The RNA shown here (SAM riboswitch aptamer (S box leader)) has 101 nucleotides and comes from Evansella caseinilytica. The source organism's lineage runs through Bacteria, Bacillati, Bacillota, Bacillaceae and Evansella. It was read from a public genome assembly, where an Rfam model found it.
């Protein structure tokens, strides 16, 4: 980096450090000098792998994940109401995990 399978209405934040953008991509909404975002230490969610047990289960020990908003909402097709607002299902995009190449 591709390719497989799973998941993606729910959980969980203080402290430093810096100094303007950020929330993938458009667009909308939102977050941000009362200092976001990134980074770093601590905590602390979770339970995808492994480990361990009394193995359809726990547990949280190791590897990773992660902690504004449903993956923050929608974008493509289909259906449904219908004046519109909008609602529902799939794809498609993205995250992570575990395997392959």
């Nucleotide at each position: 980096u591709u390719c497989u399978u799973a998941u993606c209405g729910a959980g969980a934040g203080a402290g430093g450090c810096g100094g303007a953008g950020g929330g993938a991509c458009u667009g909308g909404c939102c977050c941000g000098a009362u200092g976001a975002u990134a980074c770093c230490u601590c905590a602390g969610c979770a339970a995808c792998a492994g480990g361990c047990a009394a193995u359809a289960u726990g547990u949280a020990c190791u590897g990773u994940g992660c902690u504004a908003a449903u993956u923050c909402c929608a974008a493509c097709a289909a259906g449904c109401a219908g004046c519109a607002a909008g609602c529902u299902u799939g794809a498609g995009a993205g995250a992570u995990a575990a395997g392959a190449a």